[in-house]
RNA sequence: UUUCCGAAAAGGCAAACCCGUCGAAAGGCGGGGACGCAAAGCCACGGAUCUACAGUGACGCGCAGGUCACCAGGAUCGCCGGGCCGCCGAA
Numbered sequence: 001u002u003u004c005c006g007a008a009a010a011g012g013c014a015a016a017c018c019c020g021u022c023g024a025a026a027g028g029c030g031g032g033g034a035c036g037c038a039a040a041g042c043c044a045c046g047g048a049u050c051u052a053c054a055g056u057g058a059c060g061c062g063c064a065g066g067u068c069a070c071c072a073g074g075a076u077c078g079c080c081g082g083g084c085c086g087c088c089g090a091a
Base pairs, nucleotide, nucleotide: 002091003090004089006088012037013036017032018031019030020029021028022027035078041084042083043082045081046080047079048076049075050074053073055070056069057068058067059066
């Protein structure tokens, strides 16, 4: 330097759930907590999934509230792929 994700050791992250907080929601963040993770580090770029505040349409109506449908400018990188970077060890 390249490849591998692995026998050991050291260290790291933290699902569900609970509390607080932000958000219309999905979900985020902080604390507790560990199901798991060798990129469970970073980037929503492609696919996928979740949500539907606003918007549009329909219903309804005296008007409005309201109901339904569609729809990412929202969310997930711990769904898959891609990109960037990377610890220990082995070859």